[in-house]
Context: one part of a larger RNA
RNA sequence: UUGAGUCUAAAGCGUUCGUAGCUGGUUUGAAUAGUUCGUGCUUAAAUCGUUCAGUUUAACUGGACGACAUGGUAUGAAUACUUUCAGACUAGAGGCCGGGAGGGGGAAUGGGAACUUUCUAGGUAGGAGUAAAAUCCUUUAAUCUGGAAAAGACCACCAGUGGCGAAGGCGCAUUCCCAGAACGGACCUGACGGUGAGGGACGAAGGCUAGGAGAACGAACCGGAUUAGAUACCCGGGUAGCCCUAGCAGUAAACGCUGCUUACUAUACGUUGCAUUUCCUUGAGGAAAUGCAGUGUGACAGCGAAGGCGUUAAGUAAGCCACUUGGGGAGUAUAAUCGCAAGGUCGAAACUU
Repeated sequence: UUGAGUCUAAAGCGUUCGUAGCUGGUUUGAAUAGUUCGUGCUUAAAUCGUUCAGUUUAACUGGACGACAUGGUAUGAAUACUUUCAGACUAGAGGCCGGGAGGGGGAAUGGGAACUUUCUAGGUAGGAGUAAAAUCCUUUAAUCUGGAAAAGACCACCAGUGGCGAAGGCGCAUUCCCAGAACGGACCUGACGGUGAGGGACGAAGGCUAGGAGAACGAACCGGAUUAGAUACCCGGGUAGCCCUAGCAGUAAACGCUGCUUACUAUACGUUGCAUUUCCUUGAGGAAAUGCAGUGUGACAGCGAAGGCGUUAAGUAAGCCACUUGGGGAGUAUAAUCGCAAGGUCGAAACUU
């Protein structure tokens, strides 16, 4: 010496399922593969030790004997650990049962205020817009007021560092279908678990293909302003798009900039779900305590360069995967592969500093 790291300095795949691999709870027996010990053989020379010899001595060189010798092989033994086989267990995991919670997903039906347009009645000169204006709309009667209808999109209040989902994400109501999690149980299986290279699936917005729909909004575009200019910010219009159906695409500051699993390590205060107990109450009401699971805030120890993190760890440990190794060149070139395309994935070097 046998790396150090990944919240913010380079670095956690967007998420999940899962193949190989790696890794794995308690216990009994057997085997003895790994492992440990003994012995034999092998384990170049040089080197090292003892001794002898040579050069006048020494260094040096040579001879003899010995030591060293990772490892390999054969054989004999040991059986704690790992492994294999056979058996048992229930604390992990899964199943079953129970009553609850939820914007979890899919489909159908119904509803709502508003916006826009049309029709109708009233009514008359303005309306709209801005910092100020103008383009624009309006005597072919606008804006405004009452009534009716159509159409598309959206879902106020409730709404909450509240809920659900692996993530993306999910919010009017009702019904049907599907899935997951938490809690409780005296039941069942009996390690079936963890992670996960490749691989599969899902994956906002925008984009693409085909067919619909088109109210509001609105890239591009056309005008009006502003300005030295104004390919912008502001204003009037407005096409793709946004919406629906069936596909493609596969990326985001896909963020908690924090991979997943397990165990352990003061505490205090909120809040959501379930369960238990107690009290007040009889209204499937209210309150308190405790347990488990989630979600937040403060903070001890500890950690950290600090900011901060702090039982939801960035603390203390273990298992597995991914990734980083100065800045630029560059997420570029090339090759490959995927895609209709746009482009995605994988991903350098010269050179420069």

Predicted 3D model of a 353-nucleotide part of an RNA (small-subunit ribosomal RNA, central domain) from a Candidatus Parvarchaeota archaeon. The sequence was found in a public genome assembly. Rfam family: Archaeal small subunit ribosomal RNA. Rfam links the family to the GO terms ribosome and structural constituent of ribosome.